[in-house]
Molecule: transfer RNA
Organism: Alphaproteobacteria bacterium
RNA sequence: GCUUCAAUAGCUCAGUUGGUAGAGCACUUCACUUGUAAUGAAGGGGUCACGGGUUCGAUUCCUGUUUGAAGCA
Numbered sequence: 001g002c003u004u005c006a007a008u009a010g011c012u013c014a015g016u017u018g019g020u021a022g023a024g025c026a027c028u029u030c031a032c033u034u035g036u037a038a039u040g041a042a043g044g045g046g047u048c049a050c051g052g053g054u055u056c057g058a059u060u061c062c063u064g065u066u067u068g069a070a071g072c073a
Base pairs, nucleotide, nucleotide: 001072002071003070004069005068006067007066010025011024012023013022019056027043028042029041030040031039049065050064051063052062053061
């Protein structure tokens, strides 16, 4: 330099024919317990990496940029 893939909650990851985004762990509160752990219930937390385009509507489609990984030279 070229090709491919990835970027979504604090962390690990889902999310298909485009229609207001979810799980597990973690966190907070409550119940249970003499207390802790475990368990159960409820709750908070997301400009979906950034810009532009298409569309009535974009995490999703197109395009550019950034960062990371792998391969080739």